[in-house]
Molecule: small-subunit ribosomal RNA
Organism: uncultured bacterium
RNA sequence: AGAGUUUGAUCAUGGCUCAGAUUGAACGCUGGCGGCAUGCCUAACACAUGCAAGUCGAACGGCAGCAUGAGUGGGGGUAACCCUACUUGAUGGCGAGUGGCGGACGGGUGAGUAAUAUGUAGGAAUCUGCCUAGAGGAGGGGGAUAACUUGGGGAAACUCAAGCUAAUACCACAUAAGCCCUACGGGGGAAAGCAGGGGAUCGCAAGACCUUGCGCCUUAUGAUGAGCCUACAUCGGAUUAGCUAGUUGGUGGGGUAAAGGCCUACCAAGGCGACGAUCCGUAGCUGGUCUGAGAGGAUGAUCAGCCACACUGGGACUGAGACACGGCCCAGACUCCUACGGGAGGCAGCAGUGGGGAAUAUUGGACAAUGGGCGAAAGCCUGAUCCAGCAAUGCCGCGUGUGUGAAGAAGGCCUUCGGGUUGUAAAGCACUUUCAGUAGGGAGGAAGGGUGUAAUGCUAAUAUCAUUGCACAUUGACGUUACCUACAGAAGAAGCACCGGCUAACUCUGUGCCAGCAGCCGCGGUAAUACAGAGGGUGCUAGCGUUAAUCGGAAUUACUGGGCGUAAAGCGUGUGUAGGUGGUUAGAUAAGUUAGAUGUGAAAUCCCCGGGCUUAACCUGGGCACUGCGUUUAAGACUGUUUAGCUUGAGUACUGUAGAGGAUAGUGGAAUUUCCAGUGUAGCGGUGAAAUGCGUAGAUAUUGGAAGGAACACCAGUGGCGAAAGCGACUAUCUGGACAGAUACUGACACUGAGACACGAGAGCAUGGGGAGCAAACAGGAUUAGAUACCCUGGUAGUCCAUGCUGUAAACUAUGAGAACUUGCUGUUGGAUGCAUAAAGGCAUUUAGUAGCGAAGCUAACGCGUUAAGUUCUCCGCCUGGGGAGUACGGCCGCAAGGCUAAAACUCAAAGGAAUUGACGGGGGCCCGCACAAGCGGUGGAGCAUGUGGUUUAAUUCGAAGCAACGCGCAGAACCUUACCAGCUCUUGACAUCCCGAUCGCGGACAGUGGAGACAUUGUCCUUCAGUUAGGCUGGAUCGGUGACAGGUGCUGCAUGGCUGUCGUCAGCUCGUGUCGUGAGAUGUUGGGUUAAGUCCCGCAACGAGCACAACCCUCGCCCUUAGUUGCCAGCAUUCAGUUGGGCACUCUAAGGGGACUGCCGGUGAUAAGCCGAGAGGAAGGUGGGGAUGACGUCAAGUCCUCAUGGCCCUUACGGGCUGGGCUACACACGUGCUACAAUGGUGGUGACAGUGGGCAGCGAGACCGCGAGGUCGAGCUAAUCUCCAAAAGCCAUCUCAGUUCGGAUUGCACUCUGCAACUCGAGUGCAUGAAGUUGGAAUCGCUAGUAAUCGCAGAUCAGCAUGCUGCGGUGAAUACGUUCCCGGGCCUUGUACACACCGCCCGUCACACCAUGGGAGUUGGUUUUACCCGAAGGUAGUGCGCUAACCGCAAGGAGGCAGCUAACCACGGUAGGGUCAGCGACUGGGGUGAAGUCGUAACAAGGUAACCGU
Repeated sequence: AGAGUUUGAUCAUGGCUCAGAUUGAACGCUGGCGGCAUGCCUAACACAUGCAAGUCGAACGGCAGCAUGAGUGGGGGUAACCCUACUUGAUGGCGAGUGGCGGACGGGUGAGUAAUAUGUAGGAAUCUGCCUAGAGGAGGGGGAUAACUUGGGGAAACUCAAGCUAAUACCACAUAAGCCCUACGGGGGAAAGCAGGGGAUCGCAAGACCUUGCGCCUUAUGAUGAGCCUACAUCGGAUUAGCUAGUUGGUGGGGUAAAGGCCUACCAAGGCGACGAUCCGUAGCUGGUCUGAGAGGAUGAUCAGCCACACUGGGACUGAGACACGGCCCAGACUCCUACGGGAGGCAGCAGUGGGGAAUAUUGGACAAUGGGCGAAAGCCUGAUCCAGCAAUGCCGCGUGUGUGAAGAAGGCCUUCGGGUUGUAAAGCACUUUCAGUAGGGAGGAAGGGUGUAAUGCUAAUAUCAUUGCACAUUGACGUUACCUACAGAAGAAGCACCGGCUAACUCUGUGCCAGCAGCCGCGGUAAUACAGAGGGUGCUAGCGUUAAUCGGAAUUACUGGGCGUAAAGCGUGUGUAGGUGGUUAGAUAAGUUAGAUGUGAAAUCCCCGGGCUUAACCUGGGCACUGCGUUUAAGACUGUUUAGCUUGAGUACUGUAGAGGAUAGUGGAAUUUCCAGUGUAGCGGUGAAAUGCGUAGAUAUUGGAAGGAACACCAGUGGCGAAAGCGACUAUCUGGACAGAUACUGACACUGAGACACGAGAGCAUGGGGAGCAAACAGGAUUAGAUACCCUGGUAGUCCAUGCUGUAAACUAUGAGAACUUGCUGUUGGAUGCAUAAAGGCAUUUAGUAGCGAAGCUAACGCGUUAAGUUCUCCGCCUGGGGAGUACGGCCGCAAGGCUAAAACUCAAAGGAAUUGACGGGGGCCCGCACAAGCGGUGGAGCAUGUGGUUUAAUUCGAAGCAACGCGCAGAACCUUACCAGCUCUUGACAUCCCGAUCGCGGACAGUGGAGACAUUGUCCUUCAGUUAGGCUGGAUCGGUGACAGGUGCUGCAUGGCUGUCGUCAGCUCGUGUCGUGAGAUGUUGGGUUAAGUCCCGCAACGAGCACAACCCUCGCCCUUAGUUGCCAGCAUUCAGUUGGGCACUCUAAGGGGACUGCCGGUGAUAAGCCGAGAGGAAGGUGGGGAUGACGUCAAGUCCUCAUGGCCCUUACGGGCUGGGCUACACACGUGCUACAAUGGUGGUGACAGUGGGCAGCGAGACCGCGAGGUCGAGCUAAUCUCCAAAAGCCAUCUCAGUUCGGAUUGCACUCUGCAACUCGAGUGCAUGAAGUUGGAAUCGCUAGUAAUCGCAGAUCAGCAUGCUGCGGUGAAUACGUUCCCGGGCCUUGUACACACCGCCCGUCACACCAUGGGAGUUGGUUUUACCCGAAGGUAGUGCGCUAACCGCAAGGAGGCAGCUAACCACGGUAGGGUCAGCGACUGGGGUGAAGUCGUAACAAGGUAACCGU
């Protein structure tokens, strides 16, 4: 620091996802040790049991228990002494009690609380026990009461009565200040003793007295702690906008420690709020913690500060402090005890239990240390604390060995079978011993306190006491401590996740869209590096993964640091309030701002430098920092405030200008329609074509007239005006704004603008008019599969006017308003100035608009570009993935329709923008092709042949399927072929290699037997292997055997090679370098011409090159040269005959050459390329004809049944052999052909002229026989020699238009040939038979010249079988104006939502399943509020019948007090009615998602009616 994912690819937008760090975690697998931390995040749910707050006898009366002493009695004992009973508080002490201090700290929890809280900084009107600097005092009295005793009640808890008693308990009195109150005269107001020691003096004694210490009272300083007030900061929601009655303020009074509506009476009517009051939801706050570069974001466990709470709610008491966790009272819920009358309780203390939960520990030890309470102290108490236990929960450290060791062992895995890998890994050898184990040793945490003693201080004191020193004996839970030493032995100690990309790490097997994986993209449908297992590898390591959560990456809420023309995003437009911002000069000020000083910002944490644990984590010292806030000093630039000015921003006045600017009233002509009248006659109208419609009752047409409504041709223009919507005949009236010019005036008066207000096309609504044309709805006619549409004929709302409402549009420049700055060119509208001009027109400058093109710059690109989307400033509005949805709910507006505001659940990994390359279009342009047209001949109708489909069958083997399958594979199925079927039969096999055994031959011919045959078997005859080291050694062959293996026309052409078809013999397809573009890509290859051609020329940011094209090759056409046998014969001989002599001139043969190149001429074209010419010449003329030759690629095109081949499958069978059958079936459909339908013909006769080819298991002359197919004999020929071989159309005659002398199917009979064999199932011959068919519907095919048509001939295959195929020659046409249309193709361009590429994409209803959600009669619960009722405890106020120790009083009585009673306040509870939130809910609405459902085809191309927006 980035990466993956939208596309065929690209850039940008934008979301989703990943890599990092972290955690009080949990779960899965695994687990050696130690240190340091941490450990109920959920039910503030309920709690058994134990413990967590006591202490003081030096405050007190006492004495139950313990111990001691003393006294008396008894017993034992020689005695010392021991035992025992009773008495005695005398002593140590002490249960319970009175009293004091402490239970307000410490410990827990986070329910409540959005401000009575917290944080930071301040403040004044306060209190403060213990502690503390200081001052003063501490006199003299009194009455009670617990304990205790006695009696009573009760189950208990507990309680009542009587009696006794003490105090540092309680109460007066005295005294009283620097205390309090005050009217300034005065008034009020306190206390307590206890302990130690003691010389003199007094006292019977107790003691007084003195002294020391502690305590007490008053006052008061400080410290500490607490209370109160202020400012600022402190979560979300406006679909919460108004809230408030003690409310806001004042006065009097009350109350408090203290200011204050804190409370009360009266008066006033205030107070808070868009700078967010009120309400709702959520939440303890902070130091900090996690993350981050930071700014931020998230969080508030442990530690520390503050707050709140203590079963729930209320309340006070005591006290320095509480409205009190382990106190009290009341109410409520719950639990427990009960004798049913009544009582007891509060773990959110430490352990622990149940419950909840994914989940969180021991009913441990000790007060040794630190701290706290009490005490004079010893000491006691202390679940605070210190320790231990449990848990890999986290962080840190250590270990599980080290070295050597190649036969690269075995085994595993993979393999191309060679090997590779696991792997120096193991074994083996040599070492070490951390940790754990065993044994021994052994710090520190301990300071104090006690006893003794010395000095000093206090003091009258050598006493006590205090302080300090010394000595002595002591205090450790942890603890079998840390640490050290010894011993033994590699001994006891490694897992987890991952391995398609992101992301480090690959192979095999299994599985076969199954099982499964998955964070995103996505894997899996028979060769899965993605599932599962294995081997191997990678990462981390006592852990590793997963899940959850936070930050980061995310500049994806953008302060740092984003955007808004088209991606999401500028309000439809203006006026203007608050707010924000604001020209210029000078002065003042000092709020902002800047700098300094100072206070604070707790400690801990983080960071830096040190120190201590062997290191680290951890602990610790110092420092920095804590970016903040306060106070203060200074500066005076800038902003603000204020004072005084200025004129350039803005405005006003004046003179002009242009204009569909607005409103109202009036006027006009053209046209449509209707009506009236005339003329006139059969149609009109309408369409792609029609029909509905109108018309003989007279239409349409035409002429004249009338009526009525709406709209204003030409002018007219990327012209004008207006804020926008919008505005178009003419005239008048009223009226708004803009611009220009030159002066004068005001003096910042400005810009923007949340709310607010106004305007706002069309449609629509309401009321009343109006209604010509047009025209939703509707009707009819067409079209169509349908046609609720497009088209046609009609036609109502509406469109028009007035008034009111609605308030939306793709209300668009998809571009908010204002200001400034930044090269230009051109047009146009309105002005002004100057020049020039007879006039019109003009030229230059300037200004306000409006357009086109473009510098820089910007932009993802397209594009924008002084009218910015450039560079800046000010203000407003808006956006944050797609869908759900501009929807639901709520609110506001509206008569309604609906508008404005505006979510969530759920779902997807995309949706969207610009541009690129293709492909496509019922887009455009150019061009080509037997593509159409022009012609000729066919197919489609008939019969037959042949192939296919279908059907049938035991089998009808298999493949080929639009063109590009179908006389195709098959250049030839009777057996064979043959792959199919039935039956029979073989199992190392019909065929190959290896091994073992036997034999030496193998083989051939003939004849048998069984059998359908394969096969099995018999006999006769012929023949009797080679090498050799001479060894039955080797080779070879046959037979038999064993297993490796053979074999498969079995599957997969979608695993493949090779070959082939097709677009297409179409003219295209690419590359290098350069250039352009962010890039995909473009350029070149486009353009102008031209060509059969990307053929060539010219131009050009291109220059070149390659594969195709062309040429080179073969063949035909002309000539020449060479050569003449089997060919030829001009001349010379010769014959029946080129038969022979002779010859090689000619033909021909077959080798090599020549020839044609737009080369020449004319025209044209751009002086080019080229084109034109019935031009010349030439055998041939513009590629001379034909062939071979097939670019990059497309169709997962065809072929595993030619062959080859991966994988899979079969192995006495899916292999091999054989017989018979089938591939030849036959209601039917299609393709390709043959023969015909006849006279351009049939039949008969005649008899001329070819070429290509073939031939020895062959072609076969000739002769004879047969009507013929053919047969018999058989010359010649291995071929320019012999032969197949007859060419046929032709010509002559006849037939005369008929189902015929056409046509020949079908059938019968008789034959021929081939072959082992013609039944299924061959071809041919003769005789007889003589079907359909009279030129073929829709549709469709071929062909442009030696072509079509027509005629025959040959060959391959082949025993035989051709109407097929491949070749050959004979005869030999017609037509092409032309490119509008059909089909196919090429180039350019355009649109695109397509890219599997139009056989594309894609929309909506309906049906089914699932999911979340809205409405919903209602119902259940929470919360809150209003009114009223009830009114516990409590304090306050009043009262105080009753009761009453301290004081007063001789007494009566009084003062004072208590109980009780009353009142207001008030918790819980109740009644009635609202608000709000949530759950459920029959039924219902739309939405989303689903497998190949149904119906159509709305959109994307001109998407076949351009699409879209509003209504």